A computed fold for a 71-nucleotide RNA from Mariniblastus sp., annotated as transfer RNA. The source organism's lineage runs through Bacteria, Pseudomonadati, Planctomycetota, Planctomycetia and Mariniblastus. Its Rfam family is "tRNA". By type it is a transfer RNA.
């Protein structure tokens, strides 16, 4: 430098173009003599900028970063 793959809550992982969900974690409450466990509720996310579309995590382009291959 070229080519390919990838980027979603703090972590892991879903989502045929149609309300971004689950688990763990964290917080509050319940339970308990206390704690753990358990239960209920809550918390928090689509790498960035544009484009297409009535509607984009999804399709397209560029950029950033990560991984791999080639030179």
């Nucleotide at each position: 430098u070229g080519c390919g793959a990838g980027a979603u809550c703090g972590u892991c992982u879903a989502a045929u173009g149609g309300c971004a969900g689950g688990a763990c974690g964290c917080g509050a409450c319940g339970c308990u003599c206390u704690g753990a466990a358990c239960g209920u509720c809550g918390u928090g996310g689509u790498g960035u900028u544009g484009g297409u579309u009535c509607g984009a995590u999804u399709c397209c382009a560029a950029c950033u970063c990560u991984c791999g291959c080639a030179u």